[in-house]
Context: one part of a larger RNA
Molecule: large-subunit ribosomal RNA, domain I
Organism: uncultured Actinomycetes bacterium
RNA sequence: AGCCAACGGUGAAUGCCUUGGCGCCAAUAACCGAAGAAGGACGUGGAUGACUGCGAAAAGUUACGGUGAGCCGUCUAUCAGGCUUUGACCCGUAAAUGUCCGAAUGAGGAAACUCUGCACCCGUCAUGGGGUGCAACUCUGAAGUGAAUACAUAGCUUCAGUGGAGGGAACCGGGAGAAUUGAAACAUCUCAGUACCCCGAGGAAUGAAAAGCAAACGCGACUCCCUUAGUAGCGGCGAGCGAAAAGGGACGAGGCUAAACCGUGCUGGCGCAAUAGCCUGAUGGCGUUGCCAGUACGGUGUCGUGGGACGACUAGACACUGCAUCAGAGGUGUCACGAAGUUACAAAGUUGCUAGGUAGAAGAAUUGUCUGGGAAGACAAGCCAUAGUGGGUAAGAGCCCCGUAUUCGAAACUUAUGCAGCCUUCGAGUCCAAUCCCAAGUAAUGCCGGAUCCGAGCAAUCUGGCAUGAAUCUGUGGGGACCACCCCAUAAGUCUAAGUAUUUAUUGGCGACCGAUAGUGAACCAGUACCGUGAGGGAAAGGUGAAAAGAACCCCGGGAGGGGAGUGAAAUAGUACCUGAAACCGUUGGUUU
Numbered sequence: 001a002g003c004c005a006a007c008g009g010u011g012a013a014u015g016c017c018u019u020g021g022c023g024c025c026a027a028u029a030a031c032c033g034a035a036g037a038a039g040g041a042c043g044u045g046g047a048u049g050a051c052u053g054c055g056a057a058a059a060g061u062u063a064c065g066g067u068g069a070g071c072c073g074u075c076u077a078u079c080a081g082g083c084u085u086u087g088a089c090c091c092g093u094a095a096a097u098g099u100c101c102g103a104a105u106g107a108g109g110a111a112a113c114u115c116u117g118c119a120c121c122c123g124u125c126a127u128g129g130g131g132u133g134c135a136a137c138u139c140u141g142a143a144g145u146g147a148a149u150a151c152a153u154a155g156c157u158u159c160a161g162u163g164g165a166g167g168g169a170a171c172c173g174g175g176a177g178a179a180u181u182g183a184a185a186c187a188u189c190u191c192a193g194u195a196c197c198c199c200g201a202g203g204a205a206u207g208a209a210a211a212g213c214a215a216a217c218g219c220g221a222c223u224c225c226c227u228u229a230g231u232a233g234c235g236g237c238g239a240g241c242g243a244a245a246a247g248g249g250a251c252g253a254g255g256c257u258a259a260a261c262c263g264u265g266c267u268g269g270c271g272c273a274a275u276a277g278c279c280u281g282a283u284g285g286c287g288u289u290g291c292c293a294g295u296a297c298g299g300u301g302u303c304g305u306g307g308g309a310c311g312a313c314u315a316g317a318c319a320c321u322g323c324a325u326c327a328g329a330g331g332u333g334u335c336a337c338g339a340a341g342u343u344a345c346a347a348a349g350u351u352g353c354u355a356g357g358u359a360g361a362a363g364a365a366u367u368g369u370c371u372g373g374g375a376a377g378a379c380a381a382g383c384c385a386u387a388g389u390g391g392g393u394a395a396g397a398g399c400c401c402c403g404u405a406u407u408c409g410a411a412a413c414u415u416a417u418g419c420a421g422c423c424u425u426c427g428a429g430u431c432c433a434a435u436c437c438c439a440a441g442u443a444a445u446g447c448c449g450g451a452u453c454c455g456a457g458c459a460a461u462c463u464g465g466c467a468u469g470a471a472u473c474u475g476u477g478g479g480g481a482c483c484a485c486c487c488c489a490u491a492a493g494u495c496u497a498a499g500u501a502u503u504u505a506u507u508g509g510c511g512a513c514c515g516a517u518a519g520u521g522a523a524c525c526a527g528u529a530c531c532g533u534g535a536g537g538g539a540a541a542g543g544u545g546a547a548a549a550g551a552a553c554c555c556c557g558g559g560a561g562g563g564g565a566g567u568g569a570a571a572u573a574g575u576a577c578c579u580g581a582a583a584c585c586g587u588u589g590g591u592u593u
Stems, first nucleotide, its partner, number of pairs: 001592009015578001016543002020514002022511007029503002031167002039101003042055003046079002049075003061095006070083003106115003116135007137164002139161007171202001172200004182189001186236001212219002223250004233241002254495003257439001261299010277286002279328006304473001306438004311431004316335006337427005349422005354416005360408003366381005382399002384388001390402003444468008454480001475490005530537002550577001553564004
C1' cells in the first nucleotide's frame, strides 16, 4: 500500500409524518372612495428586536348581547405590576378615536416633508408660538352682477349638491390590433379579431318587447343550454373555416316618450281703438287684450286584425269656478268605488310577521384481566346509535375528551326580487266619412371599406366614410341579384328583472392530488435575504421526547468539549437532537507482497 471483517466519523439520501399547497364542488357575498379608499410611512407595550393588533383616546375606549374562570396576543422565557363571580380575558353587534403620505384637494414637493392666508380660541409686556375649522380643479342647479351691443348673451361673484376625480383577481361592453404557426415552401387564406395595449361599466355586463322568423302551415321580446351539425355553405374549392330556422329545456314581464291637439310662461314680429279678442246665449264692461313664429313646462297620446289627434255620443256624489249678473257647457278639488306599486312601467319610506345571516346552547353509550414505559391492542363480558364523518388522548377508542346526527337560540345590526298594514299613484267606454300626425341630412342610391358561414361572387342583409338625397298609411322596409303576385313587419327615441359569466373574498365539503429537490416562488417572519441605476429578477431554510422530565452534583479543561452521576421506554433520542443509505476519511483485527 491492496483486499476482507468489525466498529466509527462525515454526509445527507431513504422511510414515516404534516402546520402548507394544488384542483374541484356548493352556498354566501359581490363593489370600495372627498363622510378621504386601495396601499403605505411613522408611532404605539413597565422592561420590546420583529410579527400581529391598534392610532397621540394608539396590543386599546364605550354600550349591548354570548360564554363562565381564569387573564394581561406570538416568537418567549423572566422580573415587576395588575385585572377578575360587582363577571375579567375571549367571541359577536353597534359606536367613538383614527398622526402623516396616498385621487390627495390651501401652495409647494425629491411620497410619508416644507411653507401660507382667513375666522375663532390659548399663550407672551410684545413679536415669534400652539389648537380647531375653512381655503384645489371641474360639473349641475340657484341667486346676484354684467361687456363688445339697445334688450340680451358671454364673462365674473356667491350659495347648494354622501356630483365627478382614484382603486378593484377574474368575468363584461367598446376602440385599436400582431407575429410565431398551419398550408409539409409561400403571397390570398390560417393562427385570430387570439395575444398585447387603451377606454368604460357593474355585481353582473351585453341584449331585449319585431321595419323579426317563416312559407302558403304558422310562430310571437331578449339571454343561456342541448340538438339541428361538422349539416347547408364558404374555401390558392388547398390548408382549413363553418351557420341559421324548426325541435327540446332554463327563465318568463312588459313599459315610457316624440308628433298631431289643448293650456300656461318667456322671447321676437304683426296689428292699434273696434262687426278682431275676453267658453256659449242675453245685458253691461274690459282692452299692450289679440294674431303669427320660436322656446320651456303641463295635459293628451304610443299602435300593425294600422294607431292616434280632431269630431260625435253615453259615464258616481258634493263643493268651488276667473271680466260682472242669470242659465248652460267645461275645468278644478274632496269623498266614495275600483286598480296598481318601491328591479323598468311615478316615488319617499315606515311598522309588524315569517324565513335566513353575523356570537352560541343541549347532545346517547364500558368495565375487568393480560402484555407493555404507556392501552385505545389481546382476551372476557356489556351498552348507545336519526350519532360507526373527523381530530386528540404515552400504540388501532362508536361508549375518555373535543365533536358528530338531531334539536334549539339574538339585546344589536342586517338580507328577502317574501307576506300584510300604513302610505303613495292612477281612473271609463263606443263610433269615426273627410282633415291633421305617426321620430330627416334619416331611409334609399353611387363609390370605397368592414361584419355575417358567405374570400366580389348571381350577393341579399347589417354597418363605417364620402357624395347625392325621399315618402307619411293609396306610406315605408323585408322575404338572398332583380321583377310580378302573395305573405310578414312598422326603421331612423328610450327603459327593463329572471334564467347566463366570474371568484380577489367568506363558509362548508370532497380528492385512484403533492408530501419538504414534491406541492404555490413562499409549510419556516417570502415577494423576504440577495442581485440590478432601473424596469425587473429572486432563493435557501420543516421533524428531540408522550412529557423538558433540556442532564442537580462530582472530575479533566482557560474555554469549547468530554468522563461519571441522574432523567427517560430509549441519550448512538442531548436542543450540531426521528430514521440515518452512498460517495469520502479513519480505528482495530486478519491477510498478501